Predicted 3D model of an 858-nucleotide part of an RNA (large-subunit ribosomal RNA, domain II) from Durio zibethinus. NCBI's taxonomy places the organism under Eukaryota, Viridiplantae, Euphyllophyta, malvids, Durio.
[in-house]
Context: one part of a larger RNA
RNA sequence: GUGUGCCCCGGCACCAGCAUGCUCCAAGCGUUGGCUUGCGGGCUCCCCAUCCGGCCCGUCUUGAAACACAGACUAAAGAGUCUGACAUGUGUGUGAGUCAAUGGACCAGAAAACCCGUAAGAUGCAAGGAAGCUGAUUGGUAGGAUCCCUCGCGGGUGCACUACCGAUCGACCUUGAUCUUCUAAGAAGGGUUCGAGUGCGAGCAUGCCCGUCAGGACCCGAAAGAUGGUGAACUAUGCCUGAACGGAGCGAAGCUAGAGGAAACUCUGAAGGAGGCCCACAACGAUACUGACGUGUAAAUCGUUCAUCUGACUUGGGUAUAGGGGCGAAAGACUAAUCGAACCGUCUAGUAGCUGGUUUCUUCCAAAGUUUCCCUCAGGAUAGUUGAAGCCCCCGUCGAGUUCUAUCGGGUAAAGCCAAUGAUUAGAGGCAUCAGGGGUGCAACGCCCUCGACCUAUUCUCAAACUUUAAAUAGGUAGGACAGCACAGUUGCUCCGUUGAGUCAUGCCACAGAAUCGAGAGCUCCAAGUGGGCCAUUUUUGGUAAGCAGAACUAGCGAUGCGAGAUGAACUGAAAGCCAGGUUACGGUGCCUAACAACGUGUUAACCCAGAACCAAUAAAGGGUGUUGGUUGAUUAAGACAGUAGGAUGGUGGUCAUGGAAGUCGAAAUCCACUAAGGAGUGUGUAACAACUCACUUGCCGAAUCAACUAGCCCCAAAAAUGGAUGGCACUUAAGCACACGACCUAUACCCAACCAUCGAGGCAAGGGCCAGGCCUCGAUGAGUAGGAGGGCACGAUGGUCACCCUAAAACCUGGGGCGCGAGCUCGGGCUGAGCGGUCAUCGAUGCAGAUCUUGGU
Numbered sequence: 001g002u003g004u005g006c007c008c009c010g011g012c013a014c015c016a017g018c019a020u021g022c023u024c025c026a027a028g029c030g031u032u033g034g035c036u037u038g039c040g041g042g043c044u045c046c047c048c049a050u051c052c053g054g055c056c057c058g059u060c061u062u063g064a065a066a067c068a069c070a071g072a073c074u075a076a077a078g079a080g081u082c083u084g085a086c087a088u089g090u091g092u093g094u095g096a097g098u099c100a101a102u103g104g105a106c107c108a109g110a111a112a113a114c115c116c117g118u119a120a121g122a123u124g125c126a127a128g129g130a131a132g133c134u135g136a137u138u139g140g141u142a143g144g145a146u147c148c149c150u151c152g153c154g155g156g157u158g159c160a161c162u163a164c165c166g167a168u169c170g171a172c173c174u175u176g177a178u179c180u181u182c183u184a185a186g187a188a189g190g191g192u193u194c195g196a197g198u199g200c201g202a203g204c205a206u207g208c209c210c211g212u213c214a215g216g217a218c219c220c221g222a223a224a225g226a227u228g229g230u231g232a233a234c235u236a237u238g239c240c241u242g243a244a245c246g247g248a249g250c251g252a253a254g255c256u257a258g259a260g261g262a263a264a265c266u267c268u269g270a271a272g273g274a275g276g277c278c279c280a281c282a283a284c285g286a287u288a289c290u291g292a293c294g295u296g297u298a299a300a301u302c303g304u305u306c307a308u309c310u311g312a313c314u315u316g317g318g319u320a321u322a323g324g325g326g327c328g329a330a331a332g333a334c335u336a337a338u339c340g341a342a343c344c345g346u347c348u349a350g351u352a353g354c355u356g357g358u359u360u361c362u363u364c365c366a367a368a369g370u371u372u373c374c375c376u377c378a379g380g381a382u383a384g385u386u387g388a389a390g391c392c393c394c395c396g397u398c399g400a401g402u403u404c405u406a407u408c409g410g411g412u413a414a415a416g417c418c419a420a421u422g423a424u425u426a427g428a429g430g431c432a433u434c435a436g437g438g439g440u441g442c443a444a445c446g447c448c449c450u451c452g453a454c455c456u457a458u459u460c461u462c463a464a465a466c467u468u469u470a471a472a473u474a475g476g477u478a479g480g481a482c483a484g485c486a487c488a489g490u491u492g493c494u495c496c497g498u499u500g501a502g503u504c505a506u507g508c509c510a511c512a513g514a515a516u517c518g519a520g521a522g523c524u525c526c527a528a529g530u531g532g533g534c535c536a537u538u539u540u541u542g543g544u545a546a547g548c549a550g551a552a553c554u555a556g557c558g559a560u561g562c563g564a565g566a567u568g569a570a571c572u573g574a575a576a577g578c579c580a581g582g583u584u585a586c587g588g589u590g591c592c593u594a595a596c597a598a599c600g601u602g603u604u605a606a607c608c609c610a611g612a613a614c615c616a617a618u619a620a621a622g623g624g625u626g627u628u629g630g631u632u633g634a635u636u637a638a639g640a641c642a643g644u645a646g647g648a649u650g651g652u653g654g655u656c657a658u659g660g661a662a663g664u665c666g667a668a669a670u671c672c673a674c675u676a677a678g679g680a681g682u683g684u685g686u687a688a689c690a691a692c693u694c695a696c697u698u699g700c701c702g703a704a705u706c707a708a709c710u711a712g713c714c715c716c717a718a719a720a721a722u723g724g725a726u727g728g729c730a731c732u733u734a735a736g737c738a739c740a741c742g743a744c745c746u747a748u749a750c751c752c753a754a755c756c757a758u759c760g761a762g763g764c765a766a767g768g769g770c771c772a773g774g775c776c777u778c779g780a781u782g783a784g785u786a787g788g789a790g791g792g793c794a795c796g797a798u799g800g801u802c803a804c805c806c807u808a809a810a811a812c813c814u815g816g817g818g819c820g821c822g823a824g825c826u827c828g829g830g831c832u833g834a835g836c837g838g839u840c841a842u843c844g845a846u847g848c849a850g851a852u853c854u855u856g857g858u
Base pairs, nucleotide, nucleotide: 056071058069059068072858073857074856075855076854080358082215083214084213085212086211089208090207091206092205093204094203097123098122099121103116104115127134128133139165140164141163142162143161147156148155149154167198168197169195170194171193172191173190174189178185218357219356221354225347226346227345228344229343230342236321237320238319239318240317241316242315243314245311247279249277250275256269257268258267259266260265283308285306288304289303291302292301323339325335326334360792361791362790363789364788365787370383372381373380374379384530385529386527387526389524390523391522393520398518399517400516402515403514404479405478406477407476408475414469415467416466421463422462423461426458428456429455430454433453434452436450437449438448439447440446484508485507486506489503490502491501493500533557534556536554538552539551541549542548562573563572577755581751582750583749587745588744589743590729591728592727596742600739601738602737603736611731622716623715624714626713627712628711629710630709631708632707633706634705635704643700644699645698646697647696649673650672651671655667656666679694683692684691756782757781758780759779760778761777762776763775764774793847795844796843797842798841799840800839801838802837804835812830813829814828816827817826818825819824
């Protein structure tokens, strides 16, 4: 405190309703937390699929995806280092000085570090000259920071530095007073000469970056050279000592028997067994199959075939000869799988102007292949080009791949040749002169004719090394105050001369002496790479020409991506941080393929093969009654042209010539008549005639016709080797060609917005933390090989400092997450088990994809 029983007090009791409070239950809503779940949302990463784009890196190269070379994959190793000297720049210490390292002191010191300083030494403070030797000082003008005076105008001071003038030292040239031993010394001077001088010192020591040189010198790599050794077990040759060679054939000499012969001797038969003789086994060799094998049995073997096989034969052992040497029946053969000079070690990491390779990120700038010289042409030095570090001014100056004005030089293009030089065509005229030919003539330097040379006036055509003339473009200089004018002074120069010239003080003069543009201009020092270039338009040389060779100007590629040209180093458009939107360029818009089978006019028919867009990937001369335009000249209603039909005659068979020629083999000539018209004949034809036909004319018809030239498209000319290319398909009043006019598509270009980086400009404090190595605002810019510079990342070691760690350090794995442009960093998970990290400094044997790289693994 609650419940129950009893007693006492109070309230009638029960029931119902209302209000309020408390508590409990249930539901709804909200909030928070936990758990679970999801075709849930986002970020990141991975996998799969589709569309579009997209050739393999490294390298040498003008140029590589290359039918140029290196490269199977992977872990680890692997290349600008260190020392000395020098030079620029930049720090630190000290400063007319500076410097430890020779020595001393200290100490257990043979140490290291620290310390000492009367000195020595080095270097600096004085230069010039080959040398003897001699030996420098406060200068001025202009620009100029700072500081001072002043209200201001202005005045003074004038640092550093720059430019100019003067002085001075030494050398050199010159001069020579004085002195003197006659040879020296040498005052005062002069000079358009030379010096790494002076002119109130700036050095010394040391650190670092870049660079140069010497060293193995960024790494790997020769062919060579020198020197000292080891090898004759392979093989070459000699010598010594051993061994092997079976079987047939041919049948030399000597010897023998018989026959013949006078003899010399000859013949025949036995027997004999010589030979760098023959066949052939072993043995030794090695011709052919160009057989087998050819990651083999084998770094020279196997099979068959073949050669020699009593000899200069084959072979064992021993021994001799050794590298510019040996040995060689000689092939430069052999000398241990090595021989036109063996092998091994050392000098030696030999040298290479040559080949190959050379390791992390990002930001900014950014080339050259040209000049001169070189026993220089695959290379260097030098200048150029480029970067870095700076210095000094900067709002009235400075500058310019520009124009204008003024002025200057030129001899290219063009032009010229009846202008010079040189070349060159044609006639015409011609006094004199000269050469040739001819006529006349005895002959004539007599006469005449002719053809040339030559002369004169013309005419045609030319010139890189011709030119009177003479451009365009390009080039130099100037476009003001440091100038101009006036006046005065001074001088050893100059002049007859206070005349000039130079110099200087003062005064005056502002319309700032062309335009446009830029914001930067000027100066110093150090250094890399490069020093093979190539292409295009235009100009140009050689060459028949070339995607050939060589030059000039400019623009490109190299070093550079993007859109277009189907494809593509260089053509065309346009140069690029990253990401949206809009608009374009070149080029396109049938489909491939984003975008009008768009619209208008004309043209083209192309069966060996129509055509279809700079570079550019070919076609010509010449033709076409294919078609379409044009120009010129003709004909035509007095009837053309074409078609069809009629006529096409007579003199006359013209003359000549001819075997013949009657229009028509041929030559000359080519009239007249009648007519509408008809040639002394355009062709066919005949032996010659004939016959036919044409020109010409007429009827029918009834409106345009003919010729020459020209140029658009098309056609012919037009033939090649794998099948084949307007890019393909395909296209025909085009999707071809030509001209016009619109719309649309599309690049990293242009416009605009956000962000990143770099560069530039401006601003920001002392009150109340840190960051000026910071913060805020604005503007511009952004390609890049070789190369330069800035800032970072990572690895190992040492020192300081702060941390982590058996409750798990490092390493390793990770279809997990985050940060950074990136190199990389960091968290989570897994595995595992002892060390390890951040930061500030210092040091470096510090970063790999390549090197026929090295070693291991697959």
Rfam family: Eukaryotic large subunit ribosomal RNA. The literature on the family includes a 2001 paper in Science by Yusupov et al., "Crystal structure of the ribosome at 5.5 A resolution".